[in-house]
RNA sequence: AUUGAACGCUAGUGGCGUGCUUAACACAUGCAAGUCGAACGGCAGCAUCAUAUAGGGUAACCUAUAUGGAUGGCGAGUGGCGGACGGGUGAGUAAUACGUAAGAAUCUACCUUGGUGAGGGGGACAACUCCGAGAAAUCGGAGCUAAUUCCACAUAAUGUUGUGAAACCAAAGGCAGGGGAUCCGCAAGGACCUUGCGCACUGAGAUGAGCUUACGUCGUAUUAGCUAGUUGGUGGGGUAAAGGCCUACCAAGGCAAUGAUACGUAGCGGGUCUUACGAGGAUGACCCGCCACACUGGGACUGAGACACGGCCCAGACUCCUACGGGAGGCAGCAGUGGGGAAUAUUGGACAAUGGGGGCAACCCUGAUCCAGCAAUGCCACGUGUGUGAAGAAGGCCUUCGGGUUGUAAAGCACUUUAGGAGGGGAAGAAGUAGCUUAUACUAAUAAUGUAAGUCUAUUGACGGUACCCUCAGAAUAAGUACCGGCUAACUCUGUGCCAGCAGCCGCGGUGAGACAGAGGGUGCAAGCGUUAAUCGGAAUGAUUGGGCGUAAAGGGCGUGUAGGUGGUAAUCCAGGUUUGGUGUGAAAGCUCUCGGCUCAACCGAGAAAGUGCAUUAAAUACCAGAUUACUAGAGUGAGAGAGAGGACUGUGGAAUUUUCGGUGUAGCGGUGAAAUGUGUAGAUAUCGAAAGGAUCAUCAGUAGCGAAGGCGACAGUCUGGCUCUAUACUGACACUGAGGCGCGAAGGCGUGGGGAGCAAACAGGAUUAGAUACCCUGGUAGUCCACGCAGUAAACGAUGUAAACUGGCUGUGUGUGGGGAAUACCCAUGCGUAGCGAAGCUAACGCGUUAAGUUUACCGCCUGGGGAGUACGGUCGCAAGACUAAAACUCAAAGAAAUUGACGGGGGCCCGCACAAGCGGUGGAGCAUGUGGUUUAAUUCGAUGCAACUCGAAAAACCUUACCUACUCUUGACAUCCUUGGAAUCCAACUGAGAGGUUGGAGUGCCGAAAGGAGCCAAGUGACAGGUGCUGCAUGGCUGUCGUCAGCUCGUGUCGUGAGAUGUUGGGUUAAGUCCUUUAACGAGCGCAACCCUUGUCCUCUGUUGCUAACAGGUAAUGCUGAGAACUCUGAGGAGACUGCCGGUGAUAAGCCGGAGGAAGGUGAGGAUGACGUCAAGUCAUCAUGGCCUUUAUGAGUAGGGCAACACACGUGCUACAAUGGGAUAUACAAUGAGUCGCCAACUCGCGAGAGUGAGCUAAUCUCCUAAAGUAUCUCGUAGUCCGGAUUGGAGUCUGCAACUCGACUCCAUGAAGUUGGAAUCGCUAGUAAUCGCAAAUCAGCACGUUGCGGUGAAUACGUUCUCGGGCCUUGUACUCACCGCC
Repeated sequence: AUUGAACGCUAGUGGCGUGCUUAACACAUGCAAGUCGAACGGCAGCAUCAUAUAGGGUAACCUAUAUGGAUGGCGAGUGGCGGACGGGUGAGUAAUACGUAAGAAUCUACCUUGGUGAGGGGGACAACUCCGAGAAAUCGGAGCUAAUUCCACAUAAUGUUGUGAAACCAAAGGCAGGGGAUCCGCAAGGACCUUGCGCACUGAGAUGAGCUUACGUCGUAUUAGCUAGUUGGUGGGGUAAAGGCCUACCAAGGCAAUGAUACGUAGCGGGUCUUACGAGGAUGACCCGCCACACUGGGACUGAGACACGGCCCAGACUCCUACGGGAGGCAGCAGUGGGGAAUAUUGGACAAUGGGGGCAACCCUGAUCCAGCAAUGCCACGUGUGUGAAGAAGGCCUUCGGGUUGUAAAGCACUUUAGGAGGGGAAGAAGUAGCUUAUACUAAUAAUGUAAGUCUAUUGACGGUACCCUCAGAAUAAGUACCGGCUAACUCUGUGCCAGCAGCCGCGGUGAGACAGAGGGUGCAAGCGUUAAUCGGAAUGAUUGGGCGUAAAGGGCGUGUAGGUGGUAAUCCAGGUUUGGUGUGAAAGCUCUCGGCUCAACCGAGAAAGUGCAUUAAAUACCAGAUUACUAGAGUGAGAGAGAGGACUGUGGAAUUUUCGGUGUAGCGGUGAAAUGUGUAGAUAUCGAAAGGAUCAUCAGUAGCGAAGGCGACAGUCUGGCUCUAUACUGACACUGAGGCGCGAAGGCGUGGGGAGCAAACAGGAUUAGAUACCCUGGUAGUCCACGCAGUAAACGAUGUAAACUGGCUGUGUGUGGGGAAUACCCAUGCGUAGCGAAGCUAACGCGUUAAGUUUACCGCCUGGGGAGUACGGUCGCAAGACUAAAACUCAAAGAAAUUGACGGGGGCCCGCACAAGCGGUGGAGCAUGUGGUUUAAUUCGAUGCAACUCGAAAAACCUUACCUACUCUUGACAUCCUUGGAAUCCAACUGAGAGGUUGGAGUGCCGAAAGGAGCCAAGUGACAGGUGCUGCAUGGCUGUCGUCAGCUCGUGUCGUGAGAUGUUGGGUUAAGUCCUUUAACGAGCGCAACCCUUGUCCUCUGUUGCUAACAGGUAAUGCUGAGAACUCUGAGGAGACUGCCGGUGAUAAGCCGGAGGAAGGUGAGGAUGACGUCAAGUCAUCAUGGCCUUUAUGAGUAGGGCAACACACGUGCUACAAUGGGAUAUACAAUGAGUCGCCAACUCGCGAGAGUGAGCUAAUCUCCUAAAGUAUCUCGUAGUCCGGAUUGGAGUCUGCAACUCGACUCCAUGAAGUUGGAAUCGCUAGUAAUCGCAAAUCAGCACGUUGCGGUGAAUACGUUCUCGGGCCUUGUACUCACCGCC
């Protein structure tokens, strides 16, 4: 795009088409083929007439009955013509069909046009009458009768047969109309004449039909052979007609790989749909042509025509009737019914028109046909209103709450009236027919008949009072459907929560769904819109036009060769192919174009064009084919040379393994990662000699050679195939390819017979392992070897078919030939092989590239998504194993190729880090502290969970904190804003209660003011709201951790690549560093690194108190205590200094590195702050903020008590120890950072002590905390569970605080657990570091073994980068990309 469609939702009108695609299933009922009385005998019924009778009537006349075929006519019958057309269906049919083009041996009723004729006779059967049988259908017997019924005779050609002579063949002078004379007849009437129709024979035509030939016409080869009337001939028969059409005889043919035969499927064509208006593909409804069929199968009869849809006979199935004896029927005609089905209409009207049958005609018949009905089933057309209308109404929806949108949409105002409704008017489709008149033909004729004309008369319409026209009223009666994640035009809210559901493909849905459902809004189409099914297209996805086969699917394992296809140069002929013109045909309809008719269109009419075809004819001769002649460039043969693991057979040789024999010799050998099995004192292994036997052929050896491929490797001989070369001779296209066929064909396997040293499937044992039917080891049988057969496959690979031609090169190598050269050197040229790199070109890329995967030609083979499956079934082959050929159901949305970025690797290279190593000290064992898990509990609030949670949030849980539990209370609330009313606020007291709270009493009236009132506070009330440490860190912001202070992460422009991407950023050096240098299709730049900042180390300048005190002076028991000083220390401001700057070496240069000098400090001087792009859905909704959800007399708020402190246990982090480098005692020396007024607290007094009392100073370089401790000196302890260690417990106290019971710290006395250096494992640290020692601060009423700072003392070690962990760069493989915690 389309449809004979169906289904869902919806539906106003008209026109034109279309409507059982399924059960060729079965059918009730009605209709669909009759007609002619002008062929005939007749007369049942109807009408008329006549006659008779009866009745009625005055009569005219009427009624009834009977008779008469007399008339109009006519049931049944005889006869003629038609029922062979028209209408239906597509079962069968793969060719007895159809289409196209031809042909000869034929027939043709009716029709047209010619010729000839029609004489004279005869016989019968229906109807009818009578009799009979039967239920019926129907039938039988006897008798009568007509014809355009039947029969023979006559006539007989221009007919038929025959060479001819000759022979043979017909009829209805009937029917109808008219008629003057003549004749016959009693009459009726007839003869006769004439007109029309008819009859017989025959010629021609037209129409229709039969037959023959060629070409075209589906699938399957898992159908390869078929055929005896089969193929042909002769004689005969038969037909309308040729013919094995039939028959007898004779011959043995005929068809087939260009697909016979068989099987399956199918009516064919014009056309239709699609498409680029192509080629194709699909299809064959409606309309037209042909065929076939008519319940199924068979058969003939009649006839011009049938083997006959509404005819006959037989058989069968089915249905119906039956008196059971027997009969009837055929909707694939029109309607209609049942059934089947997703599905397909009325038991309508009319012959008015068109056409058909019969008839002289009128007319009759006609479910053909014309119309109507039903169905949105399709196409086409029209309508459902138009204009105006902003307060942008209300309502809906959304919202950032401002608004937006629905939306000029509605309402309102003005207008119109198609279609529909009502009323009125109103065609065309009609031509004819009959009559009349006139003319004319025929004729004896003014009858009759025919023909023509007529503004003559009468009359014919189913549709239908329809189309069309006019009038009236009134916006009145008329819009849906699908979609809105991408493809694909159209977006939000709510609900739901991997549920419900959606989905054409991708896919959506797990709490913020533009994808589900609903809503609002929007988009598309529109009386339709969607869905499903089906066909073509896109699909170059079966490729003729117009594809491919190295790696994506795809080159046969290799050759030889048959059919076939294709084929070198020149000439002549031919004219089959080819080309051009003419002629015929290619039906109509349809398509296309033009014009025309319905108001347009759909639809219809007319004309043109087209129909690419076939046939025939005339010409042309380049090319192809064919015939003939010639040529040598293809191909082949001969001659002369050459290389080679080419093949077959026979023989010969050497090294080695093994075995046997003999000698020497002794304890192991062998084997492995390590072992064991095995072997050996019965003498192995080792070693020497000899023998046997089988198999193999080191070195040479080479991207060397040969062969078609498989493949071929010691040497010699015999036989033999191919190849190459050469100014060589000959043949003369002999060629290339090659479906089938035939041959060869590794390894393994099979058969028969040999052989068997080594190796070695199976098997056995030993190891390894969780297991180990494996890898490793010890053994070991088939087999491997030979001969003869079979088998016929491999990653049989260059994953690249064979042959030929053409298209830049360079470098090797094997082997020839020619030339130069004295030369086997070397150089040049030219063949045939074999390799590497590369130009153009090709390729998806990788790559290929004169040995093509380039550009062409010829032929063959093969492919068409993955799996199922190279499988099943069938067939062929094979002894078997199996091989060859080769599907489908079903299932998936991918499978695959090449390349890219990363990640990963028990891949490689380089490098770094307290990463290992080298060291020092710990943890893990004990007790205690603290955190966590677990358990428990009314609650043990919550969070943090590998590194990167666990002395973490918490820089302080007795109450508070506090979020948890229990109990008691409050409900606009403990807290915020607004409103109303009242009151100043506030303070005190009493009672009650665990308290929150409740009740009661008392004191008290302020501030500003323009004198209205206002600000602030309190209480009560009302509702908006407050409140939430409730949930979601996987909705978020912010903050933080981590890789990691690792050296990386990127961009612009350019360049390369089809692209993803690459380059830069790689390479060579160097660095702590992507630090720097150099190289370089890259050149630059950004975030990181470094530096800039702070602290500290040296010096200088300035400053000089509260700090300092060298010199001078004064003074004290002593002290910068005082005068004074500004030197020093110090304070805190500003400068200087360090930059590989200098020297030497090294480095290709450079960057840099090594060493040295100077210097307080040397190569980043030391430490800190500083954390790139990003990763982990890392952590935090309980710091804070915040979307959504939840809660609202509670998940909010208050109070008291309890809990967070529990305790079998497990883990982390610490403290104290286990002691002599120590404990204890006494004496004694030296810091720094900090803090202090609700504070630090001196001195003094008291207390053993924690402390208490009293009280000066200090808002601090002034006073205080503040004696630093390790250390040093002396004494003691003597290796002991101790003079170590201090847990635990008892008693007594101190301090803080409303309050130390649960549950604080400290002091004194007493008590004195475990623990004697810690398993596997594991942590920190590289210098002022580890270790060790104390001090201060934050938090804080009190509580520090924690944390953060401060200083004192002060080491050891680093060979080095193999290994462990982590990281960086380059490279490689990958089936990973959620990225190895992957995939499978």
A computed fold for a 1384-nucleotide RNA from an uncultured bacterium, annotated as small-subunit ribosomal RNA. It matches the Rfam family "Bacterial small subunit ribosomal RNA". Its family is annotated with ribosome and structural constituent of ribosome in the Gene Ontology. The sequence is in RNAcentral, with records from ENA and SILVA. The coordinates come from a structure-prediction model, not an experiment, and the mean pLDDT is 86.